[in-house]
RNA sequence: UGUUUAUUAAGAACGAGGCGAGAGACCAGGCUCGAUGACCCUCUGGCAACCCUAAUACGUUUAGAAAGGUGCCAAUUCCUGAUCCCGAUAAGGGAGAAGAUAAAUU
Numbered sequence: 001u002g003u004u005u006a007u008u009a010a011g012a013a014c015g016a017g018g019c020g021a022g023a024g025a026c027c028a029g030g031c032u033c034g035a036u037g038a039c040c041c042u043c044u045g046g047c048a049a050c051c052c053u054a055a056u057a058c059g060u061u062u063a064g065a066a067a068g069g070u071g072c073c074a075a076u077u078c079c080u081g082a083u084c085c086c087g088a089u090a091a092g093g094g095a096g097a098a099g100a101u102a103a104a105u106u
Base pairs, nucleotide, nucleotide: 002105003104004103005102006101007100008099013044015043016042017041018040022033023032024031027081028080029079030078045073046072047071050069051068052064053063054062055061077098083095084094085093086092
C1' cells in the first nucleotide's frame, strides 16, 4: 500500500499546558465551530468493548474493564449531491459508493 470481515443514530472534557488561524477527510452546495483561542500536539480524566480477560455446551453465549494493543470524547460519518431500487418523473425512504476504526492477511 492493497484485500477480506465487522461496526458506523448510542456513549464520553465548560480540565491543565503549548501553538496561533483557520477547522469540520477529498470536490460542490449548505450548515456549523473558531482570537471568550477553535483545529492540532502533550498531560490528566473519561467513553466504548475490536483485539483482550474470565466462564462456557467450543457453535457461540454471558460477564468484566483490573493488565495490555488500538480507537474515540461538537453536530447521525454534521447534512445533501456521482450509482441503483421503492415511490408518481414528486415528497420521502432504502441500498450502495466513499470515508473512518478494528482484526486478519498481503
A computed fold for a 106-nucleotide RNA from an uncultured Flavobacteriales bacterium, annotated as SAM riboswitch aptamer (S box leader).
The sequence was found by an Rfam model in a public genome assembly.
Of the family's consensus pairs, 91% are formed in the model.
The coordinates come from a structure-prediction model, not an experiment, and the mean pLDDT is 81.